Molecule: small-subunit ribosomal RNA
Organism: metagenome
């Protein structure tokens, strides 16, 4: 510091996430050592048990128990002495330690105040300690009691109580001053009154500790004020001790803190009261910062101790381990009664995700109490237990390749693990064992010496702890996991699994090749740890103070007009409140930070130092802002005079036009619509005229004119009235700008009354469209729309743009002022790369620019402008305004494609204009469908369907029966044998196959010649890798093919415009078949397309001259005298086949822009790309094909492999495609007769001859073909018949009888003969080729083939019509527009309704909870009376007795709990009910995006 995610791509708005840091955690896995620290966040639930606050005999009375002494009648006595239980007393117990429940408050922080105040112990001065009295515990006896404890009687002590005395500088009071001060006042001197204190222990007799008054400091308190301290206005009003006076009480002090009387006030929008939360700080964490979250542990304060209430003692508490009374809960009880209080240290139970030992020690530090030794101290110091966190260290180092084994991967060769281990060397940190062994210790006693201040010395105090530490010892010996590895984000393969199982923080991944699940093996980050969850800050400038926004992304309020507030012109002068500087108090310590020290280092601990941005006091400055005050005029207003307007209000008038009534002419149809109906009309309409009634709205002028805040406002006239301009001077003198509340205008619709409708016209009817039409469109119509009068207060109330001021280049209109005129005001519009801004689009003196001032308002979509609550309103509703729930986008603006029942140009057998056809029949042929043991497989709209297949009787065959084989029909590789194999002949079988008989290989080498032995070959057998698959996946590929489309496109480099995608280019303006080719132009060139380069084809030339050709010329021979036939000869012509020329808009004229090119002509065999073919840019269809082939991945292996026979692929109610024959005279049949061309031939084409009616035999010349054969073209000509029928059309069908081919024509071939002679008379909707040598129409050739062609592929022969044009259908191409589409309209998408599941609202109730208010009762206790009882101290009295006084019964206020009562406000919770959200494939329809089909 950023990243990921909205998109086909981009820019921007904008949520959502990640990646960083940290945690008093907590679960998973997994753990070696050690140092420092940490450790009930939830039940402020309830506790068993033990501790946690005591001390002092030097206070005092004494001595239970213990030790010792001493007596002793040995039973005991004795405080005698060490020392003490229990009481009296004194002094602590109020500290220290726990926890935050409560508390939004002076509780807290921080800065002042006390002239309104206490403060034990402690320090310091000063003075004093004298003389008395009288109880009561403990004891002693007695008595009740179950406990706890309690009553009575009697003794006695004190540093306990309680008089007296003394005492001034205390205290109250008078009276004279004196000094100071922020106001009440304080200080302070003189004199007089009155009033107030004590205690004593010890002692080495020097003193020491102690007591009393009085002043002072020091410490700790208390009160008071200034700022600061969380949400919520869906909480707007609160308040009667309320707020103030003077008076009293009360308190250490002020003070409504309390009382009585008076007054009527006090707080609040700068947020009062009410509700929720929640101790508060230093500080922690975060972050550059500012901020933002937090309030564990250490430190400060503050509150509280079972709940609530109250005092007492006391310097000090309203008192955690103290009391009193209520309340709940525990336990004890002999039922009368009584005990208790862990949020103090361990612990228990409980609740939870979730937090420790019922340990030592008082060695040190701090604390009480002691003179003091000491005793107490779960404060504290230590230890345990927990990876809760931070820091440090280990798990070994060094060599070691044969790159070992395994594993895991492979392209099978290897690569990874990986120097990793093994193995050899060396090292012991820590652990273990063993010896040694600290520091924290100052003090204390006790002795000697002293200058009393201390100085030697000698013993003595350690929990932790035999610990840190050091030695020494063995031996790599005891020591690594977790969690990722698709992209953010470091880190890849194999298996498994098949939207399953599962992952996920977003994005998202799994549907048979998962780097995303799971496992295995590699990696990669940390590392005693390591992931997840939860929490926070940061990333987020995603609440913007640093530091954002509002024309379209959320947002300007519908408009004025003013209240409070905020801002506010020039110039001068006082002032010091802000503001700025210096000093100055304080801002605790700790903590951060910087520099240094000590634990081996860190962590941690210490030392200084900086901070500690605040606040208070105080000195100065005086430029700006405030305040005061002087003045100006330019802001603003006002006076004077023009000047334009649909500006308001109110009345009067006015024509045009509809409609309606009359009446008159007149006659059958009006009206209406895409078309029609419904409606009106012969009882006279429309239509036309004349007359009249009546409401309404103002044609033309009229114009991005004008006028007003805005809504909005339009005949004419008058009257009445607001504003706004300009232009001249004059006057006040900042009088201003905005404006939250607040008023007040405000379009239609609507509501309420009471009028008014003529025309339109929600609803409603009818009629039509339509699947349906509760609609678009027709006919009719009711509110209402107009009036007055009152509400309503909302709109896309929009420029989607607050309001005022200033400042920043210009052109060029309109309005309406000044001026003679340039010219200059004020408004209103365009244009615009000024400059600026803007995400772009745009804005641009009328800002969306630079700035000033003020209000409003935004802060992901959606739920929602909803629900609830309030407040408005008759209503309808309007204003204010949430949440839970869910998504990951939602959303602008550009950009490139696509579509559009958007536009424009243009083209094409696309339509038109012609000609044939299909569609109707029979048949062939293909498909679907049904059938089938099987009818193998693909292909499926254009672009499957006479297609794969250029030819299924067997074979092809990939299906089905049946019947065999199983290293296998077919490759390669091992072993053993054979000499086979072929080949021939038989037998069983349907064959495959099986058996049997004959035959018995080739070479080289050795031989004993008898034959061995290798090796080749070929066969059997045998194990084994493997073979084989027309099995699946064409959605895993290659490879080849359709198809837009022979359409004219598709890109690219440099460049230049844009933030960018991207555009330019390639558009434009003209042409062309063409992005063809010229101008033009920020573009310049290229590229793959087009053309042309290639074949053939039409003319010409040359070359060549057999198998081709004969015009001339020679010969022979025949002749119907025209001629033929052979021979030579010869290459002229035809051909045949090389190589050339040949057409180029080249030449003239016109058009066009002088260009491209068009047109028209000549010349030419051809003329404007001559005609035809090959040849198919970038790319789309997951377009075809695993069944040509090749191929991954699965799949099957005595079968889904091969092999046989035998059926099937040929089936048949039907449906389509595609064809062939025909339905006839432009014909059919019968004679006769004329002329092609490409092509095929040796398992061949076959003259020719003979036999048949014929298909066809039987024989067979020629050709391996410019020679021979196929092979007689046929339409056509020429004659003759047949005359409009189901025929002399038509030839299906069906019988007979043959021919060919082949093992074999049954299923199931083709041709001939003879018979038979079907549907068919030109074909409905609706479709299809075809622009010239074409369409039509004639045959004749080849491939494939044994045989089999109406089907393909080629050949020629005869040979038309028609194009006016581009309105329209259908493809296409290019601008160009508009989209919410990007899977691209076969798109996207809405809303009822059904299912499901989740929040939520309403609900007749229902049940709680906390506060507040009234009444009742009223403990406990303080206060106040206190006439009942009691009474040592002090007074009076001789005494009795009295008196003050104190204590008490009772009584009064006031009060906690408690009872009742009404209501507010929350919460849960309810039959039913309302809408809302999600949910692959539910129903209906088609609302909206394109002109979305009715903008």
């Nucleotide at each position: 510091a950023g990243a990921g995610u909205u998109u086909g791509a981009u820019c921007c708005u904008g949520g959502c996430u990640c990646a960083g840091a940290a945690c008093g955690a907590a679960c998973g896995c997994u753990g070696a050592u050690g140092g420092c620290g940490u450790g009930c966040c939830u039940c402020a639930u309830a506790c068993a048990u033990g501790c946690a606050a005591g001390u002092c005999g030097a206070g005092c009375g004494g001595u239970a128990g213990c030790a010792g002494g001493c007596c002793u009648u040995c039973g005991g006595g004795u405080g005698c002495u060490g020392a003490c239980g229990a009481g009296c007393g004194g002094c602590g117990a109020a500290c220290g330690g726990g926890u935050g429940a409560g508390u939004a408050a002076c509780a807290c922080g921080u800065a002042a105040a006390c002239a309104a105040u206490u403060u034990g112990c402690c320090c310091u001065u000063c003075a004093g300690u004298g003389g008395g009295g009288g109880a009561c515990a403990a004891c002693c006896g007695u008595c009740c009691u179950a406990a706890c404890g309690g009553g009575c009687g009697g003794c006695u002590a004190a540093u306990a109580c309680c008089g007296c005395a003394u005492a001034g500088g205390g205290u109250a009071g008078u009276a004279a001053g004196a000094u100071c001060g922020c106001a009440u006042g304080a200080u302070u001197u003189u004199a007089c009154u009155a009033c107030g204190a004590a205690a004593g222990a010890u002692u080495u007799c020097g003193g020491u500790c102690g007591c009393u008054g009085a002043a002072g400091g020091a410490u700790a308190g208390g009160u008071u004020u200034g700022c600061g301290u969380c949400c919520u206005a869906u909480u707007a009003g609160c308040u009667a001790g309320u707020u103030g006076g003077a008076g009293g009480g009360g308190u250490a002090a002020c003070g409504g803190c309390c009382c009585a009387c008076c007054a009527a006030g006090g707080c609040a929008a700068c947020g009062a009261u009410a509700g929720g939360u929640a101790g508060c700080c230093g500080g922690c964490c975060u972050g550059a910062g500012a901020g933002g979250g937090u309030g564990a542990a250490c430190g400060g304060c503050c509150a509280c101790a079972u709940u609530g209430g109250g005092a007492c003692u006391g310097a000090g508490a309203u008192a955690c381990g103290g009391c009193c009374c209520a309340g709940a809960c525990u336990c004890c009880u002999a039922c009368g009664g009584g005990a208790g209080g862990c949020a103090g240290c361990a612990g228990u139970a409980g609740g939870g995700a979730a937090u420790u030992u019922u340990g030592c020690g008082c060695a040190a530090u701090g604390g009480a109490g002691g003179c003091a030794a000491c005793u107490c101290u779960g404060a504290c110091g230590c230890a345990g237990c927990a990876a809760c966190g931070c820091c440090a260290u280990g798990u070994g180092u060094g060599g070691g390749a044969u790159g070992a084994c395994g594993c895991a991967u492979u392209u099978a060769g290897g690569u990874g693990u990986g120097u990793a281990a093994a193995c050899c060397a060396c090292u012991u940190u820590c652990g273990c064992u063993a010896g040694g062994g600290a520091a924290u210790a100052a003090g204390g006693u006790u002795a000697a010496c002293u200058u009393u201040g201390g100085u030697u010395g000698a013993c003595u105090u350690g929990a932790a702890u035999g610990u840190a530490c050091c030695u020494a010892g063995a031996u790599a010996a005891g020591a690594a996991g977790c969690a990722c590895c698709g992209g953010c984000u470091a880190a890849c393969u194999u298996c498994g699994u098949g939207c399953c199982a599962g992952c996920a923080g977003c994005c998202g991944c799994g549907g048979u090749a998962a780097u995303a699940c799971g496992a295995g093996g590699g990696g990669u980050g940390c590392a005693a740890g390591u992931g997840u969850u939860g929490u926070u800050c940061g990333g987020a400038a995603u609440c913007a103070c640093u530091g954002g926004g509002c024309g379209u992304a959320a947002a300007g309020g519908g408009a004025g007009c003013g209240u409070a507030g905020g801002c506010g012109g020039g110039a001068g002068a006082u002032u010091a409140a802000g503001u700025c500087a210096g000093g100055u108090g304080u801002u605790u310590a700790a903590u951060u930070c910087c520099a240094g020290g000590g634990c081996c280092c860190a962590a941690c601990c210490u030392u200084g130092g900086a901070u500690u941005u605040g606040c208070g006091c105080u000195u100065g400055a005086a430029a700006c802002u405030g305040a005061u005050u002087u003045u100006c005029u330019u802001g603003a207003a006002u006076a004077g005079g023009a000047u334009a307007g649909a500006g308001g209000u109110a009345g009067a008038u006015g024509g045009a036009a509809u409609u309606c009534c009359c009446g008159g002419u007149g006659u059958a149809g009006c009206g209406g619509u895409g078309g029609a109906a419904u409606g009106c009309g012969u009882a006279g309409a429309u239509a036309u005229c004349g007359g009249g009634a009546g409401g309404a709205a103002c044609a033309c002028c009229a114009g991005u004119u004008g006028c007003g805040a805005a809504g909005g406002c339009g005949a004419u006239c008058u009257a009445c009235u607001g504003g706004a301009u300009c232009c001249a001077u004059a006057u006040u003198g900042a009088c201003g700008c905005u404006g939250a509340g607040g008023c007040u205008c405000g379009a239609a619709a609507g509501c309420g009354u009471g009028g008014g409708u003529a025309g339109c016209g929600a609803a409603c009817a009818g009629g039509a469209u339509u699947a349906g039409a509760u609609a678009c469109c027709c006919u009719g119509g009711u509110a209402g729309u107009c009036c007055a009068c009152g509400c309503c207060g909302u709109a896309a109330u929009c420029g989607u743009u607050g309001u005022a001021u200033a400042c920043u280049a210009g052109g060029u209109g309109c309005u309406u002022g000044a001026g003679u005129a340039a010219u200059u005001g004020a408004g209103u519009g365009c244009c615009g790369u000024a400059a600026g801004c803007a995400a772009a689009c745009g804005c641009g003196u009328u800002a969306a620019g630079u700035a000033u001032a003020c209000c409003g308002c935004c802060u992901g979509g959606g739920g929602a402008g909803u629900a609830c609550g309030c407040u408005c309103g008759c209503a309808a509703g309007a204003g204010u305004g949430a949440a839970a729930c869910u998504c990951a986008a939602a959303g602008g603006a550009a950009u490139u494609g696509a579509c559009g029942g958007g536009g424009g140009c243009c083209c094409g057998c696309a339509c038109a204009a012609g000609c044939g056809g299909u569609g109707g029949a029979g048949c062939a042929u293909g498909u679907g469908g049904u059938u089938u043991a099987a009818u193998u497989c693909g292909a499926a709209g254009c672009a499957a369907c006479g297609c794969g297949a250029a030819g299924a009787a067997c074979c092809u065959u990939a299906c089905c029966a049946a019947g065999a084989c199983u290293u296998g029909a077919c490759a390669u590789g091992g072993a053993a044998g054979u000499g086979c194999c072929c080949g021939u002949a038989c037998g069983a079988g349907a064959a495959a196959u099986c058996g049997u008989g004959c035959u018995u290989u080739a070479u080289a080498c050795c031989u004993u010649c008898g034959g061995g032995u290798a090796u080749a070959c070929a066969c059997u057998u045998c194990a084994c890798a493997c073979a084989g698959g027309u099995g699946c996946u064409g959605c895993a590929u290659g490879g080849c093919u359709g198809u837009c489309g022979u359409c004219a496109g598709c890109u690219c480099g440099u460049g230049u415009c844009g933030u960018g995608a991207g555009a330019u280019g390639u558009u434009g303006g003209g042409u062309u078949a063409a992005g063809u080719c010229c101008c033009g132009c920020a573009a310049c060139g290229a590229g793959c397309g087009c053309a042309a380069c290639c074949c053939u084809u039409g003319u010409c030339u040359u070359u060549a001259g057999u198998u081709g050709c004969c015009a001339u010329c020679c010969u022979a021979c025949c002749u119907u005298c025209g001629g033929g036939u052979a021979g030579a000869g010869g290459c002229c012509c035809u051909c045949u086949a090389g190589a050339g020329a040949g057409a180029c808009c080249g030449c003239c004229g016109c058009g066009a822009a002088c260009a491209a090119c068009g047109c028209g002509g000549a010349g030419g065999a051809a003329g404007g790309u001559g005609g035809g073919g090959a040849c198919g840019a970038c790319g789309u269809c997951a377009a075809g094909u695993c069944a040509u082939c090749a191929u991954g991945g699965c799949c099957c292996u005595u079968a889904c492999g091969u092999c046989u026979u035998g059926g099937g692929c040929u089936a048949c109610a039907c449906a389509c495609g595609u064809g062939c024959u025909a339905c006839a005279a432009u014909g059919g049949c019968a004679g006769a007769u004329a002329c092609a061309g490409c092509g095929a031939g040796u398992a061949g084409c076959g003259a020719c001859c003979u036999u048949g009616c014929g298909a066809a035999a039987g024989g067979g010349a020629g050709c391996c073909a410019a020679u021979c054969u196929c092979a007689c073209a046929a339409a056509g000509u020429c004659u003759g018949c047949c005359u409009c029928a189901g025929u002399u059309c038509g030839g299906a069908u069906u019988g007979g009888a043959g021919u060919c081919u082949g093992c074999a024509a049954c299923u199931c071939g083709a041709c001939u003969c003879c018979a038979u002679g079907a549907a068919g008379g030109u074909g409905g909707a609706a479709u299809c080729g075809c622009u010239a040598g074409u369409a039509a129409u004639c045959g004749c050739g080849g491939g494939u083939c044994a045989g089999c062609a109406u089907a393909c592929c080629g050949c020629g022969g005869u040979g038309a019509a028609u194009a006016c044009g581009u309105u329209c259908c259908c493809g296409g191409g290019c601008c160009u527009u508009g989209u919410a589409c990007a899977c691209a309209c076969c798109g996207c998408c809405c809303g009822u309704c059904a299912a499901g599941c989740c929040a939520u609202g309403g609900g007749a109730g229902a049940a709680g909870g906390g506060a507040g208010c009234g009444c009742u009762c009223a403990a406990c206790g303080u206060c106040g009376c206190g006439a009942u009882g009691g009474u040592a101290a002090c007074c009076c009295g001789c005494a009795a007795g009295g008196g003050a006084g104190c204590c008490u019964a009772g009584c009064g206020c006031c009060u906690a709990a408690a009872g009742c009562g009404a209501g507010a406000c929350u919460u849960u919770u309810g039959a039913c009910u309302g809408g809302g959200g999600c949910u692959a494939a539910g129903u209906c329809g088609u609302a909206a995006c394109a002109a979305g089909g009715u903008a």